[in-house]
Context: one part of a larger RNA
RNA sequence: ACCGUCGAGUUAUUGGGCGUAGCGAGGUUAACCCCAGAUAUGGGAGGAGCCGUAGCGAAAGCGAGUCCGAAUAGGGCGCUAGUUACGUUUAAUAGACCCGAAGCUGAGUGAUCUACCCAUGAUCAGGUUGAAAUCUCGGUAACACGAGAUGGAGGACCGAACCUGCGUGUGUUGAAAAACAUUGGGAUGAAUUGUGGGUAGGAGUGAAAGGCUUAUCAAACUCAGAAAUUGCUGGUUCUCCCCGAAAUAGUUCUAGGACUAGCCUUGUAAAAUGGGCUGUGGGGGUAGAGUACUCGAUGGGCUAGGGACCCUACAAGGUUACUGAACCCAACGAAACUCCGAAUACCAUCGUUCCUUAUUACAGGAGUCAGCCUACGGGGGAUAAGCUCCGUGGACAAAAGAGGAACACCUCGGACCGCCAGCUAAGGUCCCAGAGUAUGGGCUAAGUGGUAAAGGAUGUGGGAUUACAUAGACAACCGGGAUGUUGGCUCAGAGGCAGCCAUCAUUUAAAGAGUGCGUAACAGCUCACCGGUCGAUUGCAAUCCCGCGCCGACAAUGAUCGGGACUAAGCCCAUUACCGAAGCUGCGGAUUCUGUCGCAAGACGGAGUGGUAGGGGAGCGUCCCAAAAGCUGCGAAGCGCAAGCGUAAGCGAGUGUGGAGUUUUUGGGAGUGAAUAUGACGGU
Numbered sequence: 001a002c003c004g005u006c007g008a009g010u011u012a013u014u015g016g017g018c019g020u021a022g023c024g025a026g027g028u029u030a031a032c033c034c035c036a037g038a039u040a041u042g043g044g045a046g047g048a049g050c051c052g053u054a055g056c057g058a059a060a061g062c063g064a065g066u067c068c069g070a071a072u073a074g075g076g077c078g079c080u081a082g083u084u085a086c087g088u089u090u091a092a093u094a095g096a097c098c099c100g101a102a103g104c105u106g107a108g109u110g111a112u113c114u115a116c117c118c119a120u121g122a123u124c125a126g127g128u129u130g131a132a133a134u135c136u137c138g139g140u141a142a143c144a145c146g147a148g149a150u151g152g153a154g155g156a157c158c159g160a161a162c163c164u165g166c167g168u169g170u171g172u173u174g175a176a177a178a179a180c181a182u183u184g185g186g187a188u189g190a191a192u193u194g195u196g197g198g199u200a201g202g203a204g205u206g207a208a209a210g211g212c213u214u215a216u217c218a219a220a221c222u223c224a225g226a227a228a229u230u231g232c233u234g235g236u237u238c239u240c241c242c243c244g245a246a247a248u249a250g251u252u253c254u255a256g257g258a259c260u261a262g263c264c265u266u267g268u269a270a271a272a273u274g275g276g277c278u279g280u281g282g283g284g285g286u287a288g289a290g291u292a293c294u295c296g297a298u299g300g301g302c303u304a305g306g307g308a309c310c311c312u313a314c315a316a317g318g319u320u321a322c323u324g325a326a327c328c329c330a331a332c333g334a335a336a337c338u339c340c341g342a343a344u345a346c347c348a349u350c351g352u353u354c355c356u357u358a359u360u361a362c363a364g365g366a367g368u369c370a371g372c373c374u375a376c377g378g379g380g381g382a383u384a385a386g387c388u389c390c391g392u393g394g395a396c397a398a399a400a401g402a403g404g405a406a407c408a409c410c411u412c413g414g415a416c417c418g419c420c421a422g423c424u425a426a427g428g429u430c431c432c433a434g435a436g437u438a439u440g441g442g443c444u445a446a447g448u449g450g451u452a453a454a455g456g457a458u459g460u461g462g463g464a465u466u467a468c469a470u471a472g473a474c475a476a477c478c479g480g481g482a483u484g485u486u487g488g489c490u491c492a493g494a495g496g497c498a499g500c501c502a503u504c505a506u507u508u509a510a511a512g513a514g515u516g517c518g519u520a521a522c523a524g525c526u527c528a529c530c531g532g533u534c535g536a537u538u539g540c541a542a543u544c545c546c547g548c549g550c551c552g553a554c555a556a557u558g559a560u561c562g563g564g565a566c567u568a569a570g571c572c573c574a575u576u577a578c579c580g581a582a583g584c585u586g587c588g589g590a591u592u593c594u595g596u597c598g599c600a601a602g603a604c605g606g607a608g609u610g611g612u613a614g615g616g617g618a619g620c621g622u623c624c625c626a627a628a629a630g631c632u633g634c635g636a637a638g639c640g641c642a643a644g645c646g647u648a649a650g651c652g653a654g655u656g657u658g659g660a661g662u663u664u665u666u667g668g669g670a671g672u673g674a675a676u677a678u679g680a681c682g683g684u
Stems, first nucleotide, its partner, number of pairs: 001684006011094013026051003033044004055062002065077004097235002100232001104225006115199009124189001126158003129154001133150006162186003167182004201217001203213003238619006248261005262368002264365007273358001274355002276352002279349004288340001289338002294334003298330004305323002307320004371396001373394008401412003416589004421585003427579003430564003436576001438575006449566001455551002459548008468539002476533005482506003487501003512527001516525002590609008620673001622670010638657004644651002
């Protein structure tokens, strides 16, 4: 890992609800006892007790009433259907659906490991160093002191045994639940070690690490309380049918748990109860708008006050390119501004060729209290987030199907079952790949399509306005582009062209006191402006608007629109055909509710039949019991194969095996259904 077997809502008591049955103003026995019986059990007896038959009041008490009260007023609670048993569901109490803690308490067992202690023993190759002391000599007044010899001290030195375990490597399903190799530390000591003994569980022991106390230690191990408790995790076993949620509010030592309400389901009862639409009547202060109030804020006017300056003995006065409340004008902003003010929504109500119980009350049973995305209205954030918090709708959750390449949440659309029938939705129709290489008109040249901004550009198509133009426009080419004058100032110079000021006049077809280059300054080139050449399907210039394109455009393994490919098979407008889903239709069938008919069986019609948590209903199968009816050595059960039947759980002729029991029906009773629990046990 697989297979097999086992494996989880039980039982008792007491309440509530529902169902069935008996009796009914009554219902019912409990223990004990008697009879029958092998037990189980059946029958009888037993009326104690319990529930009900009257309530109200704190009570005295009164009584279909009573209490409050002055009340013959009003109000509260009342004014006859129960009871017993069985079934089922739920609650409470019990282990209470099953498995699972870490722990707590008690009684015991442990110091053969290890910690420390006690008693008694044992062990430490070899080498080195050379303390005190003593002796001799020297030395001293005597000591001291010096030298030599002797001596053999030390938690002394080097280093085996022994003890230890510093670094590294190996090992890490090991040779080993702590080792091996190598390298280290101690090695006469607070040394090591044998044997015997002592101290223990909130206790011991500890040169102290929360270390150690038999591979167990921030409280050992064994058994018991004990099925401790767990708001937590996991698991919870056959089928079909009907309905079908919630992820919210309030409260919570509460936030991943609860309780009540909301939303679901089942039953009973009840009114046109509810919904839609139309009309009518309401309140509102949102969107918008406005600036009348409040707050903010811009410019101007006017002006009190203030500043500065002038004047001045004081008082006063004057000026002001400063400031400036209030007021006025213009134009503004506002969730906590409103002189105004919708659409919706909400409430009420008349009506209705609409839906048709969708409503409400009571009673039984729940689940839900982590939501998520999307559109719109907002708060927070950065008008960030697949962000966060509200509101309204939708989807997912609990929804399959088609589209979107793939993709819970987007688009279309809600799957009772079957069909080798038809029509459509979204989306599509060149090939992959079902359906137009469809039709008409236009745009794009960028593979734009098939990502993106500010900004930029004689891209290209369309539109509008203005100006010029055969009395010749625009572009190009040829020619002119002058004079006063080198304008004045400034300056070393300043001559159109460093800078400042002015910017006139003349001759003209036209020509600026000069557009740019240039010079030290001139010069030179050029422009504006004028003439000529040329000759406009009408042209040409400027500005603005609209359509589609261009640039802006940078990421890490090989690229791409889903791919191939496409100049339409891209984009816009219009037309038409087709494809396309579990939608709709057709045909057949099943089932729920309901209407009509029917004694019923049923027939016909209408509306339904996605579904998690969850509520309700109906069944299949296993084992045992009772009764009845069967089968079976001419072969039971079990096992293998299996025609066929049933909407499903399932049933099953026949046949092989097997070799002795077993089935059906009607009731009854459960140790009654396995894929999941890192389930248990067994086998492989």